Description: The RNA shown here (Glycine riboswitch aptamer) has 105 nucleotides and comes from Hellea sp. Its mean pLDDT, the model's own confidence on a scale to 100, is 81. The sequence was found by an Rfam model in a public genome assembly.

């Protein structure tokens, strides 16, 4: 000094699946028009059915440590958890950069 492999940071990219149905709260807008009632809309909990899978978790499995036990192990598979209009959030993962332990040259 260059190359890996891991680690953290920064920047970019990044995917699915209901504009569900019912009910409560705030606020708005409408209609009668006494005053309250009633329809509607945004937002935000909740219940119930429906669905996604790429935070997390969890299972096996090819493979691997070491023949067996036993562990390790995916983007597979479940869907606990999370999430389903847009926008936001988050987001495995893949690309540059920068530090860092360590290898090999």
């Nucleotide at each position: 000094u260059u190359c890996u492999u891991c680690c953290a940071a920064g920047c970019g990219g990044g995917a699915g699946a209901g504009u569900g149905u019912u009910u409560u709260g705030c606020a708005g807008u409408u209609a009668u028009c006494u005053a309250a009632u009633a329809a509607c809309u945004u937002c935000a909990g909740a219940a119930c059915c429906g669905c996604c899978g790429a935070a997390g978790g969890a299972g096996c499995a090819a493979c691997c440590g070491c023949c067996a036990c036993c562990g390790g192990a995916a983007a597979c598979u479940c869907u606990c958890a999370g999430g389903c209009c847009c926008c936001a959030a988050g987001g495995a993962c893949c690309g540059c950069u920068u530090g860092g332990c360590a290898g090999a040259c």